[in-house]
């Protein structure tokens, strides 16, 4: 930097520097900005993916304790109940570890039925392979 794949009207800001843009990208529309924009950097917060945990449950193995049934009678094998350990799965709980993220649907824009829907492109995060 492409490639696969999922999410995308939820959530969550102050401070400090800084000095005029910004809102991804052209164009339009709106919108935010000297009551200070982008950038940095501090803290703080939020949970989408990944990750840890783990409730009720679950799934497998050992133990023990019981019910039943075959068989024989030493006991064995089948079927079933409780339980005590182990290990596994496991949430819209929880943890803030990794990346993100904290104006306004991804600020709005196309096509299609139809006013809520459905599809698409760009794009942005995660997650995988490479």
């Nucleotide at each position: 930097u492409g490639c696969u794949u999922a999410u995308c009207g939820a959530g969550a800001g102050u401070g400090g520097u800084g000095g005029a843009g910004g809102g991804a990208a052209a164009a339009g529309g709106c919108c935010c900005u000297g009551c200070g924009a982008a950038g940095c950097c501090a803290c703080a917060g939020c949970a989408a993916c990944c990750g840890g945990u783990c409730a009720u449950u679950u799934a497998g193995g050992u133990g023990c304790u019981u019910g039943g049934a075959a068989u024989u009678u030493a006991g064995u094998u089948c079927c079933g109940a409780g339980u005590u350990c182990c290990u596994g799965a496991g949430a819209c709980g929880u943890c803030a570890g990794g990346u993100g993220c904290u104006a306004a649907a991804u600020c709005c824009u196309g096509c299609c039925c139809u006013u809520g829907g459905g599809c698409a492109a760009a794009g942005a995060u995660g997650a995988g392979a490479g």